[in-house]
RNA sequence: GACCUGUUAGUCAAGCGGUUUAAGACGCUGCGUUCUCAGCGCGGAGACACGGGUUCGAAUCCCGUACAGGCUA
Numbered sequence: 001g002a003c004c005u006g007u008u009a010g011u012c013a014a015g016c017g018g019u020u021u022a023a024g025a026c027g028c029u030g031c032g033u034u035c036u037c038a039g040c041g042c043g044g045a046g047a048c049a050c051g052g053g054u055u056c057g058a059a060u061c062c063c064g065u066a067c068a069g070g071c072u073a
Stems, first nucleotide, its partner, number of pairs: 001072001003070005010026003018056001028044006049065005
C1' cells in the first nucleotide's frame, strides 16, 4: 500500500428502516432504611466517532474521513 471488520453513557452491551421518549448491567448520584458504613428499596443524570448522500422517515442502508483490530504483499 491492497482487502476485510468494527466504532452506541465512565465501562460492558442490545438494537438490523418507523410505533412517544435508544433497552439492560456495572459505575456515578438523590432520598429512604441503618448509630455509621456496606447492603437493600425507590428515583435521577449520562451515549449513536465525524462529514455528506439515499429515503416520507437513518443509530440502522451507501460514500468519504478519523481511530482501532485482522489479514496480505